[in-house]
A computed fold for a 76-nucleotide RNA from Beggiatoa sp. PS, annotated as transfer RNA. The coordinates come from a structure-prediction model, not an experiment, and the mean pLDDT is 80. NCBI's taxonomy places the organism under Bacteria, Gammaproteobacteria, Thiotrichales, Thiotrichaceae, Beggiatoa. Its Rfam family is "tRNA". It is annotated as a transfer RNA. Its family is annotated with triplet codon-amino acid adaptor activity in the Gene Ontology.

RNA sequence: GCCGGCAUAGCUCAGUUGGUAGAGCAACCGCCUCGUAAGCGGUAGGUCGGACGUUCAACUCGUCUUGCCGGCACCA
Numbered sequence: 001g002c003c004g005g006c007a008u009a010g011c012u013c014a015g016u017u018g019g020u021a022g023a024g025c026a027a028c029c030g031c032c033u034c035g036u037a038a039g040c041g042g043u044a045g046g047u048c049g050g051a052c053g054u055u056c057a058a059c060u061c062g063u064c065u066u067g068c069c070g071g072c073a074c075c076a
Base pairs, nucleotide, nucleotide: 001072002071003070004069005068006067007066010025011024012023013022019056027043028042029041030040031039049065050064051063052062053061
């Protein structure tokens, strides 16, 4: 330098014939218990790496870009 993959909640990850974003764990509240844990019920939490564009509508499509990972090439 070229090619490809990944980036979504605190963590691990789902979610693409475009149609108002979810799960598990963690956190918090409650139930249960003499008490703790476990178990059960509930609550909160993300403008989907960033920018622009297309569209009535974008996590999803296009362009550019950032970070990480991998492959190839170059290397006096």